This is a predicted structure of a 547-nucleotide part of an RNA (small-subunit ribosomal RNA, 5' domain) from a metagenome. The prediction has a mean pLDDT of 82. It matches the Rfam family "Bacterial small subunit ribosomal RNA". Gene Ontology terms of the family: ribosome and structural constituent of ribosome.
Context: one part of a larger RNA
RNA sequence: GAACGAACGCUGGCGGCGUGGAUUAGGCAUGCAAGUCGAACGAGAAAGGUCACUUCGGUGACUAAGUACAGUGGCAAACGGGUGAGUAACGCGUGGAAAACCUGCCCUUUGGUUGGGGACAACACUCCUAACGGAGUGCUAAUACCGAAUAAGUUCUAAGUGUCGCAUGGCACUAUGAGGAAAGGCGGCCUCUGCUUGCAAGCUGUCGCCGAAGGAUGGUUCCGCGUUCCAUUAGCUUGUUGGUGAGGUAACGGCUCACCAAGGCGACGAUGGAUAGCCGGCCUUAGCGGGUGACCGGCCACACUGGGACUGAGAUACGGCCCAGACUCCUACGGGAGGCAGCAGUCGAGAGGCAUCCACAAUGGGGGAAACCCUGAUGGUGCGACGCCGCGUGGGUGAUGAAGGUUUUCGGAUCGUAAAACCCUUUUCAGCAGGGACGAAGAGACUGGCGGUUAAUAUCCGUCGGUAUCAGACGGUACCUGCAGAAGAAGCUCCGGCUAACUCCGUGCCAGCAGCCGCGGUAAGACGGAGGGAGCAAGCGUUGUUC
Numbered sequence: 001g002a003a004c005g006a007a008c009g010c011u012g013g014c015g016g017c018g019u020g021g022a023u024u025a026g027g028c029a030u031g032c033a034a035g036u037c038g039a040a041c042g043a044g045a046a047a048g049g050u051c052a053c054u055u056c057g058g059u060g061a062c063u064a065a066g067u068a069c070a071g072u073g074g075c076a077a078a079c080g081g082g083u084g085a086g087u088a089a090c091g092c093g094u095g096g097a098a099a100a101c102c103u104g105c106c107c108u109u110u111g112g113u114u115g116g117g118g119a120c121a122a123c124a125c126u127c128c129u130a131a132c133g134g135a136g137u138g139c140u141a142a143u144a145c146c147g148a149a150u151a152a153g154u155u156c157u158a159a160g161u162g163u164c165g166c167a168u169g170g171c172a173c174u175a176u177g178a179g180g181a182a183a184g185g186c187g188g189c190c191u192c193u194g195c196u197u198g199c200a201a202g203c204u205g206u207c208g209c210c211g212a213a214g215g216a217u218g219g220u221u222c223c224g225c226g227u228u229c230c231a232u233u234a235g236c237u238u239g240u241u242g243g244u245g246a247g248g249u250a251a252c253g254g255c256u257c258a259c260c261a262a263g264g265c266g267a268c269g270a271u272g273g274a275u276a277g278c279c280g281g282c283c284u285u286a287g288c289g290g291g292u293g294a295c296c297g298g299c300c301a302c303a304c305u306g307g308g309a310c311u312g313a314g315a316u317a318c319g320g321c322c323c324a325g326a327c328u329c330c331u332a333c334g335g336g337a338g339g340c341a342g343c344a345g346u347c348g349a350g351a352g353g354c355a356u357c358c359a360c361a362a363u364g365g366g367g368g369a370a371a372c373c374c375u376g377a378u379g380g381u382g383c384g385a386c387g388c389c390g391c392g393u394g395g396g397u398g399a400u401g402a403a404g405g406u407u408u409u410c411g412g413a414u415c416g417u418a419a420a421a422c423c424c425u426u427u428u429c430a431g432c433a434g435g436g437a438c439g440a441a442g443a444g445a446c447u448g449g450c451g452g453u454u455a456a457u458a459u460c461c462g463u464c465g466g467u468a469u470c471a472g473a474c475g476g477u478a479c480c481u482g483c484a485g486a487a488g489a490a491g492c493u494c495c496g497g498c499u500a501a502c503u504c505c506g507u508g509c510c511a512g513c514a515g516c517c518g519c520g521g522u523a524a525g526a527c528g529g530a531g532g533g534a535g536c537a538a539g540c541g542u543u544g545u546u547c
Stems, first nucleotide, its partner, number of pairs: 001547004006543005013391006019384002026347003030344003035075003040072002048063006082302003091227008101219002106215008114148001116146002123138006154179003159174006184207006193200003228274003235265003240262008277299004281292004304325005327338004355381001357380003363377001364375004394424004404415004429488001431483005439474001442470001445467008491536005496517003502531005512519002
């Protein structure tokens, strides 16, 4: 000099863009942060309203409404969001490998979707419990569950052919036997079929379901190289190192087990200890390097502490489950409930860090055919000079060089065109008033054209228009216009040298200053005050840290 997620002191007008719990991975009150689908399924209220009856207490019908709340079932909840404790490791980075692998939803292609059965919730009744919850009996539906049929392809398998390769082997084909699937919902129609009005078991569209192949996406595994300090850590290792066989896994493998062998690593630093999430980047620097890993992006790990599996395409699962522990809370003392390192917020410790805000309008995500619902992701607003950038705090004229301050050799010098005074502007910012956005692309509805499906002009799908409607948190904000008056807006540090800037008074090795050199003991340009000056400026200085 530059930099910072900074803090402290003095001061403080506005805006834009960023940024804000780095310490206790300490404890947490309260609210919210993951739901959705009635076009998978069975059941199904009440208040209120209208009408009728009435013994005036009420009763019934319709509506509310196939709505609400629950339940079965599907998908999601493994994403998104947080934190950096652990980890010196194939964790990360980079380059390869998988002939050793998996992949829901999505896309393409292809073949199917036949025919049956028995339950369990909800519900009703009975009962236990302080609560959390639970038990028994009975009824019921499904895209829930379970057999059966079929099997192009698929899996396993007896045998074989061709071809290719980097070893194990891969790919293609023929072929024997065996195993193994499925679910329906919604809409339209009468061409075919059945009854012959019309309807559905029929046809058709669409969303699904099952099998297979390929793709895409996401993941898993393996390897080379790189990745802090300590040798005042020198030896470490028994599933250890390898083999055979088996089990297990999506898959290779001591991953696990039985047996066999005795290996394996290490001064090219094993083992042990300390510290630490890694990277793109960021800071500094002419560069080489050095430091660092906040925000944003990628990967990893964790979710009160430790352990475990279940479900599932995917978790060994932050707002799931089980066990143990610590802690907190409730209790009728028998027993239960909980997990903010999500968003706000609170206490604590600390030099130190914000709102218990608004909205799903946009972007994105989940569910749904859609309407739509959910979304503390996200979009916004608020608070903090925490940072960067920009703007303003007026402009011109003005010498009796006023008054006053300071100083003086008492002549003067200086503050100083500075002020006053006069003129100008009201433009910028702030204030008040009026108008007032972009961000909205689209979705659904109606309607028209074209194309596809089809028996069909129906329906549905795609595409191109038209019409009206719906939808803006920010926000009456940005922006524009008008109004008034110089009006509302300057401080901080320094002045011995380094280093730009000097005098007077006070003090008298005292009080004090100080980054280094050093000042102060009676004329201190270095202490304290004043006047003057220098520098930066809504900041200025100090401290800490890095280069």